Small-subunit ribosomal RNA, central domain from an uncultured prokaryote, 352 nucleotides, folded computationally. The full RNA is in RNAcentral, with records from ENA.

Context: one part of a larger RNA
RNA sequence: CUGGGCGUAAAGGGCGUGUAGGCGGCUGGACAAGUUGGUUGUGAAAGCGCCCGGCUAAACUGGGCGAGGUCGAUCAAGACUGUGUAACUCGAGAGUGAUAGAGGGGCGCAGAAUUCGGGGUGUAGCGGUGAAAUGUGUAGAGAUCCCGAGGAAUACCAGUGGGGAAGCCGGCGCCCUGGGUCAUAUCUGACGCUGAGGUGCGAAAGCGUGGGGAGCGGACGGGAUUAGAUACCCCGGUAGUCCACGCCGUAAACGAUGUGAAUACCAGCUGUUUGGGAAAUCGACCUCCCAAGUGGCGCAGCUAACGCGAUGAGUAUUCCGCCUGGGGAUUACGGUCGCAAGACUAAAACUC
Numbered sequence: 001c002u003g004g005g006c007g008u009a010a011a012g013g014g015c016g017u018g019u020a021g022g023c024g025g026c027u028g029g030a031c032a033a034g035u036u037g038g039u040u041g042u043g044a045a046a047g048c049g050c051c052c053g054g055c056u057a058a059a060c061u062g063g064g065c066g067a068g069g070u071c072g073a074u075c076a077a078g079a080c081u082g083u084g085u086a087a088c089u090c091g092a093g094a095g096u097g098a099u100a101g102a103g104g105g106g107c108g109c110a111g112a113a114u115u116c117g118g119g120g121u122g123u124a125g126c127g128g129u130g131a132a133a134u135g136u137g138u139a140g141a142g143a144u145c146c147c148g149a150g151g152a153a154u155a156c157c158a159g160u161g162g163g164g165a166a167g168c169c170g171g172c173g174c175c176c177u178g179g180g181u182c183a184u185a186u187c188u189g190a191c192g193c194u195g196a197g198g199u200g201c202g203a204a205a206g207c208g209u210g211g212g213g214a215g216c217g218g219a220c221g222g223g224a225u226u227a228g229a230u231a232c233c234c235c236g237g238u239a240g241u242c243c244a245c246g247c248c249g250u251a252a253a254c255g256a257u258g259u260g261a262a263u264a265c266c267a268g269c270u271g272u273u274u275g276g277g278a279a280a281u282c283g284a285c286c287u288c289c290c291a292a293g294u295g296g297c298g299c300a301g302c303u304a305a306c307g308c309g310a311u312g313a314g315u316a317u318u319c320c321g322c323c324u325g326g327g328g329a330u331u332a333c334g335g336u337c338g339c340a341a342g343a344c345u346a347a348a349a350c351u352c
Stems, first nucleotide, its partner, number of pairs: 003324004007306002012320001014201004021194003025088001027086002030083002033081002035077007042069001048066007091191001092188003095184005103177007110154001115149007125136002162169002206247006215241002220236004258319001268297011301308002325352003334345004
């Protein structure tokens, strides 16, 4: 090296895009690099295998034959791979016509609620808890009505509903913009799949500069509880949470399940979203069929079991990533990146 694996035992990269590389639909004819066969050359001796012999035997040793190769030359074959060529349309893409959506970015607007400020009414409590206290209130609170300011988030609709590669995305309108699905079969004609590096995106927290700051709220202060209470509960409250720009690059970044493609399977049943078709109807429904998504069950099969089961963890193929006893160790050292926090890469001694 060959092996076995990766939902939960160790193991799928957080997610895209794409370079090299690996892999590649159907048909004809060409070549003959891979491939297969023949002939031939070479593969020193020793060694190795077999046979015969020599030392009393063996080790050792003499002789003969053979094996031993990503080897060279030459002839041939032409299935498969390859190369170039001609063609094809099912893969892929484009066109045309429809269509759903919290997909992304920007600008504007709206109403409910909290808080604060001003004014009116009004009087002794309010608030909070298991119970309290801190707190707040006769300098007029809480309650109630009117007006104003400001920030953040958008009840109901709302749904194992929708969209997105993932992270994620939810009031309404406008502008810019990405992707998908269905129908059709007009065009291109394998243009495809995967993807080491690279590159982009990437929740929350955190960092830098400048704004903003209603509510909430690490730190912090106070009140309780308690043996103590550096907590849980209560009253406050700064960073932060919000915006712009720039970093960080992590997560139980989870379906703990890489991706795309193709085939077959048992096998079907049932709900739901979107599009199309058929029949029906005045029409919306209802019923049936097709496609794409998203759920619940379930045969075969798989699985250690749990369970999975056309959204596979079944059967087969291609490519990438990763694992190889526990701890030490999501560590040290070194390197790269970062303003820092730290991230990525990644051991050993020792020990069981």